């Protein structure tokens, strides 16, 4: 760098530095921000993707698979659902349409996160 798989409405914040925009891109909305956001660093925490350990069960049994627990380790994460919508379809409201509300799928995102392969 390319490919592929899983996850993306749960959870978890303080301090220091910096100084103007930030929440991926476009449009619309919304939110955060000089009472210092975003970012960087430190500490703390959350989670359980990988991994280690422990327990239980099954089997084709030096192991494999499934479930549970735990956290010395590798990552990740700790405002708003990936902040929301955009395309399709369905439901509610509405005579119908528009609009509004709700649900599902798709699209996009891997400079979203993790595992794997080349």
């Nucleotide at each position: 760098c390319g490919c592929c798989c899983a996850u993306c409405c749960a959870g978890a914040g303080c301090g220091g530095c910096c100084g103007a925009g930030a929440g991926a891109c476009c449009u619309g909305g919304c939110u955060c921000g000089u009472c210092g956001a975003c970012g960087c660093c430190g500490c703390a925490g959350c989670a359980a993707c990988c991994c280690g350990c422990c327990c239980c069960g099954a089997c084709c049994a030096c192991g494999u698979c499934g479930g549970g627990g735990u956290g010395c380790g590798g990552u990740g994460c700790u405002c708003c659902c990936g902040c929301c919508a955009g395309g399709a379809c369905c439901g509610a409201u509405g005579a119908g349409g528009a609009g509004u509300c709700g649900a599902u799928c798709a699209c996009c995102g891997c400079c979203a996160u993790g595992a794997g392969c080349g």
This is a predicted structure of a 118-nucleotide RNA (SAM riboswitch aptamer (S box leader)) from an Actinomycetales bacterium. Its mean pLDDT, the model's own confidence on a scale to 100, is 78. Rfam family: SAM riboswitch aptamer (S box leader). Rfam's curators write: The SAM riboswitch is found upstream of a number of genes which code for proteins involved in methionine or cysteine biosynthesis in Gram-positive bacteria.